[in-house]
């Protein structure tokens, strides 16, 4: 210089930031499964049962070592002998180190090969095969006889061989021949291969902490190729281990492979190196080499043969079979190539190997056609019905031939020969678009959308989640997206995950600082000089196999694949340098640390002594009926004299005031006073030692309260317990008692919210203030004050840090050293094991299973049996009611053929309904109709219409008579409108869904709130503005302010009313009347007081009216899925001779009962009779109706007037006056019932109103509770209107008479603002805990029981090796030692199973309570002890992670 080089997302919340887990997107695989499948190349293929194996093959060769047999010969065969069979091939069971890897080492061996020197002389015995017998089913064995050798033995020879100090002693051979050679022996050297040793490296577990007797070392001896406790005798008592010995679990190892930016993490198929193994265990033999995969012996298991006597076998070689399993291939061809064995060679053998076959198992390459072709066919999908999509896609036209099929030629691989592959690769020719596309996905992450079906069902899902009638999430279809001969799913690994953090995290509150200190190992360590060279940094050499990776360049048409070269392999070792830093060695210094001197403060500790007040008890006096206790009571005590009070005495425990964010201590903790003993700290100044220091795993000591043991003590208090209350219950809170305990001595326990939730030590980094202790200075007679310094203790605050809250020289800031601890929630600080403890229990400490969260801080709301302020007929103060009676009316319930439907706290219930006899009417019974009662379209006919009959309950059916209009046109005819007939499109539905909607309405509430733009603050949600103070009915106004402005609301504008004026009009007429229109008037304008010379408040004047004059309309953002599909409209669903339409009758009016709203009363402030005053408003022609007459009356007859300031409804009533009634169920009250009438209407029975006579219920002022109203109001009195044929105690209006009270905001209800707490956000009608019951799941304990491991001991002891004895030419025989397997016993350890037991987790709507979150209604929580169905309760000590109020102290700002 080139090159190389790092992405995030979803999910906790109403929203936010953080912590933290879960999940996804990527890559990979010896894979498997689902759907699909054209070709070729190169690779790859039992991961499970190291389970068992039929059959064939996989190691032979040599006649140039030898004997023999057959054959004419060539040659073949049997045996002896040689070499090989220890290679090649397979597998990974064992093995955590006798393995592997990396680097070294010395005390060794080495066939074949190379090389050097020397030698190869002589002799002998035997034997296989074979022959003859014998035994045996077989395998095989055995006797006798013959024979050769490069088989065996003996003699000789012997140096650079061996032994020995030396002298000396000992050890060898093999021949064949074609005469070229081949071969043999000895001794060296080399090469190769192998054996041994050392160091380093090397998984999990401490719930494995101590292990070891040949063990560690030495000497002698033995043994080996060689070193060595390798073996043995003796001697010594060592050796290993917290840097993890010993034990347990798992595992072949490396090069490499996958992933990753890297550091790392995971892995060890194929290929290559090493190791180990060959049915299981043991053993040796042969040999150069084995303790030997296709050799031997023994034992065991299994399998096979058998004549039952006995034998045989070992695919983890290549194929193949059974089995196992989700799953892994042909009983192929060939030695042509490469390589190996034997041989002089020819050659033979070779399931090594080369090839082929099967499998999309992987990687790579190619194809399934190309060009043109409609404003765009059909089909399908969709649609707003216009169209849009599929889509140049198809059809059609032209072109090409990779592939395919057929034919022909035809290799390289082998430079002499030899080709399994193979008539293959490749080349040429012909034909013809011909033979060749699927899979997954389409809510977000994540590229890609619609329709139908389904209706929390069926189903989907990686996470979040989707589905309950409009599903882009299920299923199907159309369309689309991504990959493509593949595509998806599942599994596993790495990544993302900085989620174990060396690179690269944390611990105040999220998980996390040990309760505290002392101190061992270890880690770390002040200044200067010298030395050294272990760490550190260079250089050189060597090693780190090849393959692989990377780069370059070649070969297959390309690529995958592969040849060659380079580089990498970041490592190790050796040699040699440097000397800053660290270590090491030495010398020295004083700044760290310590010692000394003089003072000082203190509830520091231990022990002994001592004091007063109070409580309780005892004795005595006085004294009498209560005391005590509570929200209220009761239990309890008391006439046997309590409580109260006085005197005396006893006992135990604790120490008021001082007293304080004050003091001391390491922490726990420490308090009357005195004395003794004792530890630490601070200040000032000097001298001394000379790094002596910091931290601190284990360890040790201390360690509140409760608790335990022994012995004392025991006043008060007080778990348990007893009793009384409270309560639905009350195993509690409250009360009366009361035992352990609390106290002392001695000994245990060892835990707390043991907290500053903050480890210890050191350094650095603005300040201000207060205070304890000390010192110095100034000043003073002295002291205080003041200034400065030091050690502590507190408050605020700059920079900085922090997720925020907050911390801030006493750090949570910036750094250093060391220790402890954390890694999602639950299960669980639990089980099992271990250690400690008298026990309670403490310490250590998991997993299965389960969830997608759990959590921290802060924000906005909502809520609180939290706080502050304010308002309202909210309470209070008053007046009158309701709730009791009778009746009216509505609702529930019940009943019914139907009692149509809706409305249900406030915000349903005299509501929809401003008026159900028919109609209304939607309901029921019965009778009818089916293009329909109603709308549009087509065709035809007729105008329409009116009148009279018959049958019928009517609808409806069936007859007769009268009748011709309007417009255009001469006429014929046409048109509009209406009626009838016919057919189908369609009508129709008060059927469902108000949780699909529009519109409308109620309510909070006429409450004062709700928002926006820009700016500013905060990481953000958000805040500010909208807050503070004053004021208002009001976010009304003023003022201050990081805010400045604006909008919707409030107010005003609108209407009515009250005063005056003007104009016009009505009336027979009047005016100051009335009606209409317009104007004026009221604005805190004026005065005074208060207030900031404000806003405003209070008072006054004037005025009809005074501070919003009064009243109405008007209702912000929003809340209640509030109400309404039956007022109307409307999506979807649904009915269509009926869920539509018509008619008659019935029902909506029922009646044991419950509730709401009203009317009338209960009487004397009254009733009744008489006489006699005074309104307002409204209505009237299908109407209001006068007067007169008739009727007791309702009303009737007749009828004037009035479309209304004229006429009518229309006498207002209460009040006031006079008479009677005289407190009674009445001369109150009028229900109910009987009789008779009137009116409306087609019709009054179900079911109207009214009148007359008669009848004369209940009721004597209303329980708990509850409603309305603040002035012309309540109360009371009558009048009118709408609806309406008729029907009003309801509703809407009108006027008459006309009060009482409001101290005030403590309480109830509702609302607003600010603040506070919160585990709530569907927002307290919230959330949520535990037992019990049911189901499911996994683990734990469990009398036991079964099994695996178990070189700890013992018994027996095969083959074999070693050895003693014996004997031999030799083989042998026998004793002993070691010894596999087997058997017995056992510690320990691991696993299975079991009646039963205890806890845990999970599961829409089970039971009991309500423990927690707000002061959660007894503040909560921690440790401990006791109790209880359960959550939990109580005692003791502790914490604030408690609200509220008051006080004290300190600080900040003004």
């Nucleotide at each position: 210089u080139u090159a190389u080089u790092g992405a995030g997302a979803g999910u906790u919340u109403g929203a936010u930031c953080c912590u933290g887990g879960c999940u996804c997107a990527g890559g990979a695989c010896g894979a498997a499964c689902g759907c699909u499948g054209g070709c070729g190349g190169c690779g790859u293929g039992c991961c499970u049962a190291a389970c068992a194996c039929a059959u064939g093959c996989a190691a032979g060769u040599c006649g140039u070592a030898c004997g023999c047999u057959c054959g004419c010969a060539a040659g073949a065969g049997c045996g002896u002998g040689g070499c090989g069979a220890a290679c090649g091939g397979g597998u990974g069971a064992g093995u955590a180190a006798u393995a592997g890897c990396a680097a070294g080492g010395a005390a060794c061996g080495u066939g074949c090969c190379u090389u050097a020197u020397u030698c190869c002389g002589g002799g002998a015995a035997a034997u296989a095969c074979c022959c003859a017998g014998c035994c045996g089913a077989a395998a095989g064995g055995u006797u006798g006889g013959c024979u050769a050798a490069u088989g065996u033995c003996c003699c000789a020879u012997a140096g650079u061989c061996u032994c020995g100090c030396a002298a000396g002693a000992g050890u060898a051979a093999a021949g064949c021949u074609c005469c070229g050679g081949c071969g043999g022996a000895a001794u060296g050297a080399g090469a190769u291969c192998g054996g041994c040793c050392u160091u380093g490296u090397a998984c999990c577990u401490a719930u494995c902490a101590g292990c070891u007797u040949g063990u560690u070392g030495g000497u002698g001896g033995g043994g080996u190729a060689a070193u060595a406790g390798c073996c043995u005798a003796c001697c010594a008592a060592g050796g290993c281990a917290a840097c993890g010995a010993c034990g347990g679990g798992u595992a072949g190892u490396u090069g490499g492979u996958c992933u990753g930016a890297g550091a790392g993490g995971a892995u060890g198929a194929c290929c290559a190196g090493c190791c180990a193994c060959a049915a299981u265990g043991g053993g040796a033999c042969u040999g150069a080499g084995a303790c030997a995969c296709g050799g031997c012996c023994c034992a065991u298991a299994c399998a096979c043969c058998u004549a039952c006597g006995g034998g045989u076998g070992g695919c983890a070689g290549c194929a193949g079979u059974u089995g196992g399993g989700a799953a892994u291939a042909u009983u192929g061809c060939g030695c042509a190539a490469u390589g190996g064995g034997c041989g002089a060679c020819a050659g033979c053998c070779u399931g090594a190997c080369g090839c082929a076959g099967c499998g999309a198992c992987g990687c790579c390459g190619c194809g399934u056609g190309g060009u043109c072709g409609a404003a765009g066919a059909a089909g399908c999908c969709u649609u707003u019905c216009g169209g849009g999509g599929u889509g140049u896609a198809a059809a059609g036209a032209c072109c090409u031939u990779u592939u395919u099929u057929a034919g022909g030629g035809g290799a390289c691989g082998a430079u002499u020969g030899u080709g399994a592959c193979g008539g293959u690769a490749c080349c040429c020719u012909a034909a013809g678009a011909a033979u060749a596309a699927g899979g997954a996905c389409c809510u977000g992450c994540u590229a890609a959308c619609u329709a139908c079906g389904u209706g929390c069902c069926a189903g989907c899902a990686g996470c979040a989640g989707c589905g309950g009638u409009a599903a882009u999430a299920c299923g199907u279809a159309g369309g689309g997206u991504c990959c493509a001969a593949g595509c998806g799913u599942u599994g596993u690994c790495c990544g993302g995950a900085a989620u174990u953090a060396u690179u690269g995290g944390g611990c105040g509150u999220a998980a996390a600082g040990a309760g505290u200190a002392u101190g061992u190992a270890g880690g770390u360590g002040g200044g200067a000089c010298u030395u050294c060279a272990a760490g550190u940094c260079g250089a050189a050499u060597u090693u780190a196999a090849a393959a692989g990776g990377c780069c370059g360049u070649g070969g297959c048409u390309u690529a995958a694949c592969u040849g060659c070269g380079g580089u990498u392999c970041u490592g190790g070792a050796u040699u040699u340098g440097a000397a800053a830093c660290u270590a090491a060695a030495g010398u020295u210094c004083u700044a760290g640390a310590g010692u000394u001197u003089a003072a000082c403060a203190g509830g520091g500790g231990c022990a002994a002594g001592u004091g007063g007040a109070a409580c309780u008890c005892c004795c005595g006096g006085u004294g009498u009926a209560g005391c005590a206790g509570u929200g209220a009571a009761a239990u309890g005590c008391g006439u046997u004299g309590a409580u109260a009070u006085c005197g005396g005495g006893a006992a135990g425990a604790a120490c008021a005031c001082c007293a304080a964010u004050g003091g001391c201590g390491a922490a726990g903790g420490c308090a009357g006073c005195u004395u003794g003993c004792u530890a630490g700290g601070u200040u000032a100044a000097u001298a001394c030692u000379g790094a002596c220091a910091c931290u601190g795993a284990g360890a040790u000591a201390c360690g509140a309260a409760a608790g335990c043991g022994u012995g004392g003590g025991g006043a008060g208090c007080g778990a348990a317990c007893g009793g009384g209350a409270u309560u639905a219950g009350a195993u509690a809170c409250c009360c009366c008692g009361g035992u352990a305990g609390u106290c002392c001595a001695c000994g245990c326990c060892g835990u707390a919210a043991a907290c500053g939730a903050u480890g210890c030590a050191g350094a650095c980094u603005a300040g201000c203030u207060a205070u304890c202790a000390g010192a110095a200075g100034u000043a003073u007679c002295g002291a205080c004050c003041c200034u400065u310094c030091u050690u502590g203790u507190a408050g605020c605050g700059a920079a900085g840090c922090u997720a925020a809250c907050g911390c801030g020289u006493u750090a949570a800031g910036u750094c250093u050293g060391c220790c402890g601890c954390c890694u999602g929630g639950g299960a669980a600080g639990u089980a099992c094991g271990g250690u400690c403890g008298c026990a309670a229990g403490a310490c250590u400490a998991a997993a299965a299973c389960u969830c997608a969260a759990a959590g921290g801080a802060a924000u906005u709301g909502a809520c609180g049996g939290g706080g502050a302020c304010u308002c309202g007929c909210a309470c209070a103060a008053g007046c009158g009611g309701u709730g009791g009676a009778g009746c009216a009316u509505g609702u529930g319930g019940u009943u019914u053929a139907a009692u149509u439907c809706g409305a249900c706290a406030a915000u349903a219930a005299g509501c929809g309904a401003a008026g159900a006899a028919c109609c209304u009417u939607a309901c029921c019974a019965g009778g009818a109709c089916u293009u329909g009662a109603c709308a549009u379209c087509u065709a035809g006919a007729g105008a329409a219409g009116g009148c009279c009959g018959c049958a019928g309950a009517a609808a409806c059916g069936u007859g007769g008579c009268c009748g011709u209009g309007c417009c255009c046109g001469c006429a014929a005819g046409g048109g509009a409108g209406c009626u009838c007939u016919a057919a189908g499109a369609c009508a129709g539905g008060u059927g469902c869904u108000g949780c699909a909607c529009g519109g409308u309405u109620g309510u909070c509430g006429u409450c004062a709130g709700c928002u926006c733009g820009u700016g500013c603050u905060g990481u953000a949600a958000a805040g500010u503005g909208u807050g503070g103070c004053c004021u208002u009915a009001a976010g009304u106004g003023g003022u201050c302010c990081a805010a400045c402005g604006a909008g919707c609301g409030a107010a005003a504008c609108c209407u009515g009313u009250g005063u005056u004026c003007u104009g016009u009009g009505u009336u027979a007429a009047u005016u100051u009347u009335c009606a209409c229109a317009g104007a004026a008037g009221a604005c805190u304008g004026c005065c005074g007081u208060a207030g900031u010379u404000u806003a405003u408040a209070c008072g006054g004047a004037g005025g009809a009216a005074g501070g919003c004059g009064c009243a109405g309309a008007c209702g912000a953002c929003g809340u209640c899925a509030a109400a309404u599909c039956a007022g109307c409209g409307u999506g979807g669903c649904u009915c269509u001779u009926a869920c539509g339409u018509c008619c008659u009758g019935g029902g909506c009016a029922a009646c044991a009962c419950a509730c709401g709203u009203g009317c009338u009363a209960c009487a004397a402030u009254g009733g009744u009779a008489g006489a006699a005053a005074u309104a307002a408003a409204a209505a009237g022609u299908u109407g209001c109706a006068a007067a007169a007459c008739c009727g007791u009356a309702a009303g009737g007859u007749c009828a004037a007037g009035c479309a209304a300031a004229u006429c009518u409804u229309u006498u207002a009533a209460a009040a006031a006056c006079u008479g009677c009634c005289c407190c009674a169920g009445u001369a109150c009250g009028g229900a109910u019932u009987g009789a008779g009438g009137u009116c409306u209407g087609c019709a009054a029975u179900u079911c109207g109103a009214c009148c007359u006579c008669a009848u004369g219920a209940a009721g004597u002022u209303g329980g708990a509770a509850u409603c309305g109203c603040u002035a012309g109001u309540a109360a009371u009195c009558g009048u009118g209107g709408g609806u309406c044929a008729g029907c009003a105690u309801a509703c809407c209006a009108c006027g008459g008479u006309g009060a009482a009270u409001a101290c005030g905001u403590u309480c109830u209800c509702g609302a607003g603002u600010c603040u506070u707490g919160u585990a709530c956000a569907c927002a307290c009608c919230g959330c949520c805990c535990g037992u019990c019951a049911a189901g499911u799941g996994a683990g734990c304990c469990g009398a036991g029981u079964c099994g695996g491991c178990g070189g700890g001991g013992c018994c027996c002891g095969a083959a074999g090796u070693c050895u003693g004895a014996u004997g031999u030419u030799a083989u042998g025989u026998u004793g002993g030692a070691c010894c596999a397997c087997g058997g017995c016993c056992a510690a320990g350890u691991c696993g299975g199973u079991a009646a039963g037991g205890a806890g845990c987790a999970c599961u829409a709507a089970g039971u009991c309570g309500u423990a927690a979150c707000a002061a959660g209604g007894u503040a909560u929580c921690c440790c401990u002890u006791g109790g209880g169905g359960a959550a939990u309760c109580a005692g003791g000590g502790g914490a604030u992670g408690g609200a509220u109020c008051a006080c004290c102290u300190c600080c900040u700002u003004u």
This is a predicted structure of a 1454-nucleotide RNA (small-subunit ribosomal RNA) from a Patescibacteria group bacterium. RNAcentral holds the sequence, with entries from ENA and SILVA. Taxonomically the source falls in Bacteria candidate phyla (Bacteria). Rfam family: Bacterial small subunit ribosomal RNA. Gene Ontology terms of the family: structural constituent of ribosome and ribosome.